[in-house]
Molecule: transfer RNA
Organism: Rickettsiales bacterium
């Protein structure tokens, strides 16, 4: 120094060939429910999708650049 491969919620992950509102499920917080706890039930919060560009009408998805983790080669 080459080559591959991934990143979306606090944590695991889906996100169909670019298209209509970016979700699941734990976990947190309120309520229900119980004598009380757990378990059930029901609701809320919780992301500008690694960073910057840069095609489009239109990016989470497609290019390019930085930086980062993991593996391979040297």
């Nucleotide at each position: 120094g080459g080559g591959c491969a991934c990143g979306u919620a606090g944590c695991u992950c889906a996100g169909u060939u670019g298209g209509u509102u970016a979700g699941a499920g734990c976990a947190u917080u309120c309520g229900c429910c119980c004598g009380a706890u757990a378990a059930g039930c029901g609701a809320a919060a919780g992301g500008u999708c690694g960073g910057c560009a840069g095609u489009u009408c239109g990016a989470g998805u497609c290019u390019g650049c930085c930086a980062g983790u993991g593996c391979c080669c040297a």